Predicted 3D model of a 1388-nucleotide RNA (small-subunit ribosomal RNA) from a metagenome. It matches the Rfam family "Bacterial small subunit ribosomal RNA". The prediction has a mean pLDDT of 84. RNAcentral holds the sequence, with entries from SILVA.
[in-house]
RNA sequence: AACCAGUUUACUGGGGAGACUAAGUGGCGAACGGGUGAGUAAAACAUUGGAACAUGCCCUAUAGUCUGGGAUAACAGUUGGAAACGGCUGCUAAUACCGGAUACACCCUACGGGGGAAAGAUUUAUUGCUAUAGGAUUGGUCAAUGGCCUAUCAGUUAGUUGGUGAGGUAAGGGCUCACCAAGACAAUGACGGGUAACUGGUCUGAGAGGAUGAUCAGUCACACUGGAACUGAGACACGGUCCAGACUCCUACGGGAGGCAGCAGUGGGGAAUAUUGCACAACGGGGGAAACCCUGAUGCAGCAACGCCGCGUGGAGGAUGAAGCAUUUAGGUGUGUAAACUCCUUUUAUAAUGGAAGAUAAUGACGGUACAUUAUGAAUAAGCACCGGCUAACUCCGUGCCAGCAGCCGCGGUAAUACGGGGGGUGCAAGCGUUACUCGGAAUCACUGGGCGUAAAGAGAGUGUAGGCGUCUUAUUAAGUCAGAUGUGAAAUGCUAUGGCUCAACCAUAGAACUGCAUUUGAAACUGGUAAGAUAGAGUACAGAAGGGGUAGGUGGAAUUAGUGGUGUAGGGGUAAAAUCCGUAGAGAUCACUAGGAAUAUCCAAAGCGAAGGCGACCUACUGGGAUGGUACUGACGCUGAGACUCGAAAGCGUGGGGAGCAAACAGGAUUAGAUACCCUGGUAGUCCACGCCCUAAACGAUGAAUGCUAGUUGUUGCAAAGCUUGACUUUGCAGUAAUACAGUUAACACAUUAAGCAUUCCGCCUGGGGAGUACGGUCGCAAGAUUAAAACUCAAAGGAAUAGACGGGGACCCGCACAAGCGGUGGAGCAUGUGGUUUAAUUCGAAAAUACGCGAAGAACCUUACCUAGCCUUGACAUCCUUGGAACCCUUAAGAGAUUAGGGGGUGCUAGCUUGCUAGAGCCAAGAGACAGGUGCUGCACGGCUGUCGUCAGCUCGUGUCGUGAGAUGUUGGGUUAAGUCCCGCAACGAGCGCAACCCACGUCCUUAGUUGCCAGCAUGUAAAGAUGGGAACUCUAAGGAGACUGCCUUCGCAAGGAGGAGGAAGGUGUGGACGACGUCAAGUCAUCAUGGCCCUUAUGGCUAGGGCUACACACGUGCUACAAUGGGGUGUACAGAGAGAAGCGAUACCGCGAGGUGGAGCAAAUCUCAAAAGCACUUCUUAGUUCAGAUUGUAGUCUGCAACUCGACUACAUGAAGUUGGAAUCGCUAGUAAUCGUAAAUCAGCAAUGUUACGGUGAAUACGUUCCCGGGUCUUGUACUCACCGCCCGUCACACCAUGGGAGUUGAAUUCGCCUUAAGCCGGAAUACUAAAUUAGUUACUGUCCACGGCGGAUUCAGCGACUGGGGUGAAGUCGUAACAAGGUA
Repeated sequence: AACCAGUUUACUGGGGAGACUAAGUGGCGAACGGGUGAGUAAAACAUUGGAACAUGCCCUAUAGUCUGGGAUAACAGUUGGAAACGGCUGCUAAUACCGGAUACACCCUACGGGGGAAAGAUUUAUUGCUAUAGGAUUGGUCAAUGGCCUAUCAGUUAGUUGGUGAGGUAAGGGCUCACCAAGACAAUGACGGGUAACUGGUCUGAGAGGAUGAUCAGUCACACUGGAACUGAGACACGGUCCAGACUCCUACGGGAGGCAGCAGUGGGGAAUAUUGCACAACGGGGGAAACCCUGAUGCAGCAACGCCGCGUGGAGGAUGAAGCAUUUAGGUGUGUAAACUCCUUUUAUAAUGGAAGAUAAUGACGGUACAUUAUGAAUAAGCACCGGCUAACUCCGUGCCAGCAGCCGCGGUAAUACGGGGGGUGCAAGCGUUACUCGGAAUCACUGGGCGUAAAGAGAGUGUAGGCGUCUUAUUAAGUCAGAUGUGAAAUGCUAUGGCUCAACCAUAGAACUGCAUUUGAAACUGGUAAGAUAGAGUACAGAAGGGGUAGGUGGAAUUAGUGGUGUAGGGGUAAAAUCCGUAGAGAUCACUAGGAAUAUCCAAAGCGAAGGCGACCUACUGGGAUGGUACUGACGCUGAGACUCGAAAGCGUGGGGAGCAAACAGGAUUAGAUACCCUGGUAGUCCACGCCCUAAACGAUGAAUGCUAGUUGUUGCAAAGCUUGACUUUGCAGUAAUACAGUUAACACAUUAAGCAUUCCGCCUGGGGAGUACGGUCGCAAGAUUAAAACUCAAAGGAAUAGACGGGGACCCGCACAAGCGGUGGAGCAUGUGGUUUAAUUCGAAAAUACGCGAAGAACCUUACCUAGCCUUGACAUCCUUGGAACCCUUAAGAGAUUAGGGGGUGCUAGCUUGCUAGAGCCAAGAGACAGGUGCUGCACGGCUGUCGUCAGCUCGUGUCGUGAGAUGUUGGGUUAAGUCCCGCAACGAGCGCAACCCACGUCCUUAGUUGCCAGCAUGUAAAGAUGGGAACUCUAAGGAGACUGCCUUCGCAAGGAGGAGGAAGGUGUGGACGACGUCAAGUCAUCAUGGCCCUUAUGGCUAGGGCUACACACGUGCUACAAUGGGGUGUACAGAGAGAAGCGAUACCGCGAGGUGGAGCAAAUCUCAAAAGCACUUCUUAGUUCAGAUUGUAGUCUGCAACUCGACUACAUGAAGUUGGAAUCGCUAGUAAUCGUAAAUCAGCAAUGUUACGGUGAAUACGUUCCCGGGUCUUGUACUCACCGCCCGUCACACCAUGGGAGUUGAAUUCGCCUUAAGCCGGAAUACUAAAUUAGUUACUGUCCACGGCGGAUUCAGCGACUGGGGUGAAGUCGUAACAAGGUA
């Protein structure tokens, strides 16, 4: 709702099939799906096999589904509690629960027997239920094999290993229990510790491998932490239960609730990771007969460039090569066809319209989505990193070891392609870059595919266990090996092919593959096993030789020392030199004797023996090993060797001896800055012996052992053989030990039949330097210590071999005024001059060992001049350009220190156009404006040029060839010779260049030509002693050209080059001197000669002027002059050069002045004139003295130059008359016309501080044996840890700062484990006098027993944190002290 009843016809009351909702009983599911990776090294996983099992739902088959029973939720009443949740009483149903029957397929059985099922619903159809058997699926379980690190974890284990019996389980089993036995595992890594889910796969790689385990798929484990069971087919259960614990929440304080590692979401943490979305439409799952319900599984959407893929941000034309920006050599160039501009297109975007497949009848979350059509309009759309090399891409500015960069190397200190910015460029692109991690490169852990003499690396040596490897023949086997077949190796992934989304990413289909494991059938060469043999490997027996092989005992001589005695007297000893020390108490020396200990000269070596360490007089005993020879025997007995064991120099330790010499420590003496050293004098442990430890060395051939093979030659040791010429003989074989050398090897050096060659076997060891052979732990030791052996941290190297240099207190050879031999100086004095320092307003600047310091400066009173003070100028003192005016120019006044300022007067030219005006031009002057000038301001460490030095040393290179992987070498070295890389000879070199030498200049001899101003032999004149004159052209000389010298000649040595000597010659071996300076070195010097990049100043850092300064003066140094005296000073007289200079000049004769000089002006633009000699020589004086030396200083008076001598000139006269009497340490120059000494001239210059510099001549020596030494250089060689090159490199303590780490009284925490105590929940066992059901007795429970989580106590172990103090280590700026190493590193 139908239906019934009532009536006010619209409501009320009853009613209860069915539906829906809620709770409950019952069934199935909830053990799937989804999440996470804590635990787990095996209880997991992967692969392949197995037997003693279970399996709901599903499939097949057979049989059955009969008959009974009593309860209990819900519900009702009552009651406790805040709640969660209950208590009591009463009623009721089932496919809920329980009996009986049946079963012989099931189970048990002492084979007699016993036990054991069910559920119905429905009108049919059907669907359930029960039992049994089989299947399928899924699961449980067992075994083998495989995959992490650690031995600084070496022993582990009592239910442990096995057996018998029982229990338990779905099921085998010590799974559990009782008893018995004493096993089990482990170096092929047990046990312990650390870490970890596993796999298919993923990333990488040529592969082998290495790393990894997100997404997807398979397995496992877990679900707040720990324990436990229940239910069930299945769980010891993510969204179930119980207990304990931590945490959160609620509470009425009594008690309760919870578990996002489900999907979203929140908080927190973090560098960091999304929406509290839609839908069950698809696919799948659960329930159900179905409708249907559930499903954060799943399908979709949202967020994130997180990844992969695809697409776009426009296309074509367009040169005034626009503007802007950047740059510039100022012309240009770049951005750049890029833009603008013109034409075109519409992927994308926006708007509108249509609109799927996914579905199969219905059903579409996605979704008005994909897609299609139309319209609009270049419209909406480019960044990031980098630009020094690696590595594609460059410039400007800023900065100035700052700021900063950096993956490695490394950039940055005034020109940054490296920092920051700009411009430009390169790369990639909706991305780009950084960071983190993995593989690769990395052959840098080496299986493929490495090494060990010196780079890291052969154990100190042997014996030998396990293990690994192993001679020949025959037979057999089939483990390894090889071949076939079968099964498996999930899918996905990857690969190949095809197909589907517009392409691709992505997806689908098919194939091959998955290199593995297992089973099976064959083969039999090789490896292995078994059996039988063999003798070539290995060994045994025998013979005669060799030997510092070992152990023990004994015996010598030399020497040292000591003692005793004799002789004898003053030293001895020691060193580079000394001293300590010994000695007159008699040393040392010498003679004799005695004592003691240690070591064994000569022989003694490329020699011998031994496993190595090691072994050295002689004799004896015992004893090990090797070689050789030939015969016999055994018959693979072999090689290597992790652990293990033994030996093992020196030093050291213990006990007991011994002790001559030597000698750590120690003492003393020296040396030295010091000297805890080197040297010396002493001297104790020790060295020696016996026994016991230690166990390390550059224990080395820096070379493990064994076997085989691969050219030679030579020496030597042992044995044997052959030969003859019989020897101190030759040849051969084996074994050892050396030298040289080929192939080969090696990074090179080197090795090379004794391999570091070619191969095999086995062992040990290495993996950047430091930290560190250290710490901790273990083992050993009496100790010292040994052995095993890290990490943190730190660096970008450490190392090997070879090359070229440089260097050496390495070597050889050679050269040089380098030393030596000489002569003279410096250093002492005074002065001059330069420098430092100091001072100053300024004392301008530069030069700094040699290679600055009488240098720039060949000349500072002003100027110079750059410096200081003061006063002035600002397009400027000077250059170019523009405009305007004017000839230029000359004279002059005033102010001022002057620069300068203010005036006055005169004067108006030259050239051209040209008819005078006038205009233009050249030069000059003035004014104005700006571009610019100017700078002795900085940088010589931005540069050019020039210069110094090594060094006038003999070197420095190249081409081709050759050698070497290469750097490089050779040539160029070697033997000679030279001044020489000069030449000769030799030579894998042959040639060449720059240097050397020569060519050039001067001097020295001769010749030719020429003959004034020079010359004057002969002739003449002539004087004052005149080449003065005529003349001459011979000589000297002048100045042009030639000759000459070449080891050419002789002797001698030598292959030669060449050397020595001689002759001749003016000159003799480059004749003498000069000019001339290789490649390079010193960031040498110079921006102040000049030039110049960059930077700086611009009314000043420019310019002008006056004055001052560069000349200062406690001091120090360099270079000089003058002296200290008699080889001298003074005086008088007298002689002889060369080279220069001279016109605003040199200036003669003459006169004046004591003189400087003055007056004057002959001559000379110079072989004509002038400047213009001294030492010397002759005579005289002084007589050794601070002087008749020396001349500083000072005073006075002068002269000269000059605008001007105050600061600050030179010179003169007179007066004054200092230090100084030959110079410490040290140091310089010079080898012949040199040193020394004497004057002369010139440049600069008005003058001059010039005693400087550069030239010139006069007089004029000594010495050189020689190369040991000092210095410098060259060649060869050697060592090197140096290469900025020894002024190098480098070590340790200490001091300071920081970092990590060891020890550390202890303390804190965590983890593991053992024992004991207590024991929740729970299973199992027992079990009431309680309860239930029944009337045979059964069940349940309180309670109780075993086990047991958490907890408590105690012990042990491991790890971590902190820790006063302490140890070493590392790293730091230029700290301190020394100088240990590198060279002979100064003591190898």